Predicted 3D model of a 73-nucleotide RNA (transfer RNA) from a Candidatus Woesearchaeota archaeon.
């Protein structure tokens, strides 16, 4: 240098053009306990890596950057 595959809450993940972007872990609060944790309830938090395009509409498609992991010379 060239291919390829990944970037979504603190982490971990789904999500394959059209409901208000979803679960789990974790945070916070409230019930329960003498108190802790557990267990129920319940809230907050991602405008989806950046930035243009295509489309009535884009986390999903094009197209250039950043960054990452893997191959090939």
């Nucleotide at each position: 240098g060239c291919c390829u595959c990944u970037g979504u809450a603190g982490c971990a993940u789904a999500g394959c053009g059209g409901c208000u972007a979803a679960u789990g872990c974790g945070u916070c609060g409230g019930u329960u306990u003498u108190g802790u944790a557990a267990a129920c309830c319940g809230a907050a938090g991602a405008u989806c890596g950046g930035g243009g395009g295509u489309u009535c509409a884009a986390a999903u498609c094009c197209c250039c950057c950043c960054a990452g992991a893997g191959g090939c010379u």
The organism belongs to Candidatus Woesearchaeota, within Archaea.
Rfam family: tRNA. Rfam classes the family as a transfer RNA.
The prediction has a mean pLDDT of 82.